[in-house]
Context: one part of a larger RNA
RNA sequence: GGAUGAACGCUAGCGGCAGGCUUAACACAUGCAAGUCGAGGGGCAGCGCGGGGUAGCAAUACUCUGGCGGCGACCGGCGGAAGGGUGCGUAACACGUGAGCGACUUGCCCGUCACAGGGAGAUAACCGCUGGAAACGGCGACUAAUAUCCCAUAUGAUGGCGAUCUGCAUGGAUCGCCAUUGAAAGAUUCAUCGGUGACGGAUAGGCUCGCGGGGCAUUAGCUAGACGGCGGGGCAACGGCCCACCGUGGCGACGAUGCCUAGGGGUUCUGAGAGGAAGACCCCCCACACUGGGACUGAGACACGGCCCAGACUCCUACGGGAGGCAGCAGUGAGGAAUAUUGGUCAAUGGGCGGAAGCCUGAACCAGCCAUGCCGCGUGAAGGACUAAGGCCCUAUGGGUCGUAAACUUCUUUAGACGCAGAGCAAUAAGGGUCUCGCGAGAUCCGAUGAGAGUAUGCGUAGAAUAAGCAUCGGCUAACUCCGUGCCAGCAGCCGCGGUAAUACGGGGGAUGCGAGCGUUAUCC
Numbered sequence: 001g002g003a004u005g006a007a008c009g010c011u012a013g014c015g016g017c018a019g020g021c022u023u024a025a026c027a028c029a030u031g032c033a034a035g036u037c038g039a040g041g042g043g044c045a046g047c048g049c050g051g052g053g054u055a056g057c058a059a060u061a062c063u064c065u066g067g068c069g070g071c072g073a074c075c076g077g078c079g080g081a082a083g084g085g086u087g088c089g090u091a092a093c094a095c096g097u098g099a100g101c102g103a104c105u106u107g108c109c110c111g112u113c114a115c116a117g118g119g120a121g122a123u124a125a126c127c128g129c130u131g132g133a134a135a136c137g138g139c140g141a142c143u144a145a146u147a148u149c150c151c152a153u154a155u156g157a158u159g160g161c162g163a164u165c166u167g168c169a170u171g172g173a174u175c176g177c178c179a180u181u182g183a184a185a186g187a188u189u190c191a192u193c194g195g196u197g198a199c200g201g202a203u204a205g206g207c208u209c210g211c212g213g214g215g216c217a218u219u220a221g222c223u224a225g226a227c228g229g230c231g232g233g234g235c236a237a238c239g240g241c242c243c244a245c246c247g248u249g250g251c252g253a254c255g256a257u258g259c260c261u262a263g264g265g266g267u268u269c270u271g272a273g274a275g276g277a278a279g280a281c282c283c284c285c286c287a288c289a290c291u292g293g294g295a296c297u298g299a300g301a302c303a304c305g306g307c308c309c310a311g312a313c314u315c316c317u318a319c320g321g322g323a324g325g326c327a328g329c330a331g332u333g334a335g336g337a338a339u340a341u342u343g344g345u346c347a348a349u350g351g352g353c354g355g356a357a358g359c360c361u362g363a364a365c366c367a368g369c370c371a372u373g374c375c376g377c378g379u380g381a382a383g384g385a386c387u388a389a390g391g392c393c394c395u396a397u398g399g400g401u402c403g404u405a406a407a408c409u410u411c412u413u414u415a416g417a418c419g420c421a422g423a424g425c426a427a428u429a430a431g432g433g434u435c436u437c438g439c440g441a442g443a444u445c446c447g448a449u450g451a452g453a454g455u456a457u458g459c460g461u462a463g464a465a466u467a468a469g470c471a472u473c474g475g476c477u478a479a480c481u482c483c484g485u486g487c488c489a490g491c492a493g494c495c496g497c498g499g500u501a502a503u504a505c506g507g508g509g510g511a512u513g514c515g516a517g518c519g520u521u522a523u524c525c
Base pairs, nucleotide, nucleotide: 001525002524003523004522006521007520008519009518010517013377014376015375016374017373018372019370020369021335026333027332028331030330031329032328035078036077037076040075041074043071044070047069048068049067050065051064052063053062054061055060085288086287087286095212096211097210098209099208100207101206104205105204109201110200111199112198113197114196115195117151118150119149120148127140128139129138130137131136156181157180158179159178160177161176162175163174164173165172166171186193187192214260215259216258221251222250223249226248227247228246229245231243232242233241263285264284265283266282267278268277269276270275290311291310292309293308294307313324314323315322316321341367343366344365345364349363350361351360352359353358380411381410382409383408390402391401392400393399394398415466417461418460419459420458421457425452431446432445433444434443435442436441469514470513471512472511473510474495475494476493480509481508482507483506484505490497491496
């Protein structure tokens, strides 16, 4: 000098863009953050409509009725494995990079081929009885499905036999025959949406290997599933991943093992570079979700807002027993030098469900707070001397300086104030018009919807009006004098100043540097 997720002191007009618990992965009140589908199902608790009945002259009230719209709870499907948070752990194939899988999986999506025949038994809700303070149950009876099961068929799978082609070692691909085994689901407003098997694609993942990136040798030996084989189990798949048996191996000064530290990368800061340092924000990967362990479901989890067990903690309790997990968004306490609102909207982008309308979305988009940073703008411009008054200084009837600075004259009106107008972000949906076609659909035009917001912006009105500080001035280092003090009070980054003329302390005047900031502290280069 540059830099910062900064803090502190003094000061502070506006806007744009960004950033905002670096500490206690400490504990959490409250609200919200993952639902959706009635075009799968039985139904009808509540709401609306229709119909019937009773009372009433009527309005209306009460009641019955699933007939319709719809729909709480329930069965079922898809989604809750994404998105969002944090950096505890991890020195590891975790990450980065380059390869491999002839050892693998992949819901939804796309393409191709084929298929959907017949049957069965349950169960929740509801109803009845009943236990419990509650959380939550128990028993009995009934019922449905795109829930569940059986049979048939199937180009798949497994086993056996045979043939062809081929490679990169174990081998791979294709075809034929036999045996065994394995499917399906309907809804419908007739537009469609779905179901099953096989093959291929796309996407996403799993696994293996080469190389690379911390400290300590004042850590030198480490190792029994340890290293390999054979056979099995398990897995989507390879494998001591696990197991039985057999062998005695395997790693290590090219640093094993141990201990300490640490999420990794793209990148960021600095530097001419080489290098050094860092890993906030944003993106990719990994790990974690009160602590530890475990599996279930599922295409996918060993699952942040799922389950079970153990533990610590907190809460409720009728003492028998229960409930909870903000490292989601806000917010609270605590810790700390220190870090924000218990805001608005789904309008856009994206996600889930749905045929769609739509519903949900603290993702996201906006708004609020903070000079935390970067950038931009303003605090006026031009003229104006007998250089007023006043301050300060001097060699003091005089001169210098603040200083064209002010006053004064003329002008301008950004930002701010007031008034008027007022966006883009909106593409489309339902529906309609036109066109095209491989009749599935597609293209194009019209056609609702705006949280932010009466915001941005534009035009107009008045008026210099509402807006400057901070640090320094001995040398390094730009900037000097007077007074006070007298090794005192104090300053200080280093050298060093101060003991009676201190450019170094404190104040005044002046000056220098930066400027809505300026200094100090901390850290890196």
The part of an RNA shown here (small-subunit ribosomal RNA, 5' domain) has 525 nucleotides and comes from an uncultured bacterium. Its mean pLDDT, the model's own confidence on a scale to 100, is 85. RNAcentral holds the full RNA, with entries from ENA and SILVA. Its Rfam family is "Bacterial small subunit ribosomal RNA".